[in-house]
Record summary: Two RNAs folded together computationally: RNase P RNA and transfer RNA, 486 nucleotides in total. It holds a member of the Rfam family "Bacterial RNase P class A". Its family is annotated with dimeric ribonuclease P complex, tRNA processing and ribonuclease P activity in the Gene Ontology. Rfam describes the family as follows. Ribonuclease P (RNase P) is a ubiquitous endoribonuclease, found in archaea, bacteria and eukarya as well as chloroplasts and mitochondria. Rfam classes the family as a ribozyme.

């Protein structure tokens, strides 16, 4: 100098003018004895989006469903250890894959629990198979070739049998190389290598790693196919939920077994209260348990209405700095700070200067850099109960560390 | 704001438990028929299965991400 890798940051600044949305204070008006409350308007002070506010893909807080209970079903996660409120997130490590390397990526439990699938091609697709081929035995020379010439031999052809080395098909063909062995062959035997299983030793919390011995055991792939194993998981969501106000037909139809127990009043007939309990209902489904269950409840249809007001609502697993612990994620201590809370919902526009980038022109010095002038450009996108993550979008710019290559010293 | 469903020729729909080259009707184009048009007959073209990745030998189908479209909900009793 060139080409990369990785971790992180910024994502315009200042001022003027005109506007928008909340909060507090004051003035004006109305009510009220005061405190204060309400309303429109005005003035002042102070505040007003993001790294993703987004997608809503996960997790949690919070709220309600009596408690949030048991089982099944369903759903999710999937190497190990840790972090955390929790997670499918993060950190560290192991294994595998890619790269010369810095480094990056991986849904990474189980296919000797079972079931299923593997199209086409191919002989054969899972304890498989024989098309060509190789080999042995027997028959025939009736056709063809060569040799011998009555009958035979070799090739050939037919039949029976052996084999799986080689060819060929496929994404995948039931270990690889070599030697022995054989009629030909084959883990058939042996040596080495690779894999699998078992046992032992050492290291590590563990995943796992290193080493030794034994067994010819050679055993295909797919679980983002069903499934098995381990762990997690109740549902609904701020339109949760609480309080208040306005309005109407406080409407119509249907349903709620047989009943039982107990108390009070009464001479008695009877009347009243309480409890058990069926149907039904109780926030996905089924069963059990639990709760409500006759002026109450449930189902269906219909009605009203402003989608009304207030609360929930923003101080919180908060932000910044320093110190300490930990390899790290993260945790702890001290100090400082308060930072939108709203309705279909506000942060904008313009001007000037500066900063940034691109282009053009001029000037100064050797490629290149610096200065001046002018024009143009500046992304993705916007809170709606709140947090922790993931994913996706993003003009342009900055910083730290590391790797490879080349040149020079 | 919250929850659910879907995306395949121009259009309306198919495609079995993942299997070879995604298939029909209408529409479109060409030819035949007719004096001409329509009908009819014959033939043809038309697909990034919304998009990007992954699993698998193989994806419209299974999984993940993303884009677009459609549907449902409140309060008072």
């Nucleotide at each position: 100098a060139g080409a990369g890798g990785u971790a992180g940051c910024c994502g315009g600044a200042u001022g003027g003018c005109c506007g928008c949305c909340g909060g507090c204070u004051c003035c004006a008006c109305g009510g009220g004895u005061c405190a204060c409350c309400g309303u429109c308007g005005g003035a002042g002070c102070g505040g007003g989006a993001g790294g993703a506010a987004a997608g809503u893909c996960c997790g949690g807080g919070c709220a309600c469903c009596a408690c949030a209970g048991g089982g099944c079903a369903g759903g999710g996660u999937g190497c190990u250890g840790g972090a955390u409120a929790a997670c499918g997130u993060c950190c560290a490590g192991g294994g595998g894959a890619g790269g010369c390397g810095a480094c990056u990526c991986c849904a990474c439990g189980g296919a000797c629990a079972g079931u299923g699938c593997c199209a086409c091609a191919g002989a054969g697709a899972a304890g498989a198979g024989a098309c060509c081929g190789c080999c042995g035995c027997g028959g025939c020379c009736g056709a063809c070739c060569g040799g011998a010439u009555u009958u035979c031999c070799g090739g050939g052809u037919c039949g029976c049998g052996g084999c799986a080395a080689g060819g060929g098909u496929g994404a995948a063909a039931c270990g690889g190389u070599g030697c022995g062995g054989u009629a030909a062959g084959a883990g058939c035997g042996c040596a080495c290598c690779a894999g699998c299983g078992g046992c032992c030793c050492g290291g590590g919390u563990g995943a796992c790693c290193g080493g030794g011995c034994c067994g010819g055991c050679u055993c295909g792939g797919c679980a983002a196919a069903c499934c098995c194993c381990a762990c997690c998981u109740g549902g609904u969501g701020c339109a949760a939920g609480g309080c208040c106000g306005a309005a109407u037909a406080g409407g119509a139809g249907g349903g709620c077994a047989a009943g039982c127990c107990u108390c009070c009043c009464g001479c008695g007939a009877g009347g009243g209260g309480g409890g058990c309990g069926a149907a039904g209902g109780g926030u996905c489904g089924c069963c059990c348990g639990c709760c409500c269950g006759g002026u109450g409840c449930c189902c269906u249809c219909g009605g009203g209405u402003c989608a009304g007001g207030c609360c929930g609502c923003u101080c919180g697993a908060g932000c910044g700095g320093c110190c300490g612990g930990g390899u790290a994620a993260c945790c702890g201590g001290c100090c400082g700070c308060c930072u939108a809370g709203a309705g279909g919902a506000a942060u904008g526009g313009u001007c000037a200067u500066c900063a940034c980038g691109u282009c053009a022109g001029c000037c100064g010095g050797u490629u290149c850099c610096g200065g001046c002038u002018g024009a143009c450009g500046a992304a993705c996108a916007g809170g709606a109960c709140c947090c922790g993550g993931c994913u996706u979008a993003c003009a342009g710019g900055c910083u730290g560390c590391c790797u490879c290559u080349g040149a020079c010293g | 704001g919250g929850g659910g469903c879907g995306g395949u020729a121009g259009u309306u729909c198919a495609a079995u438990c993942g299997g070879u080259u995604a298939g029909a009707g209408c529409a479109c184009c060409g030819g035949c028929c007719u004096g001409u048009c329509a009908c009819g007959c014959c033939g043809g073209a038309a697909g990034u299965u919304g998009c990007g990745g992954g699993u698998u030998c193989g994806a419209g189908u299974c999984c993940c991400g993303u884009c677009c479209g459609c549907c449902c909900c409140g309060c008072c009793a």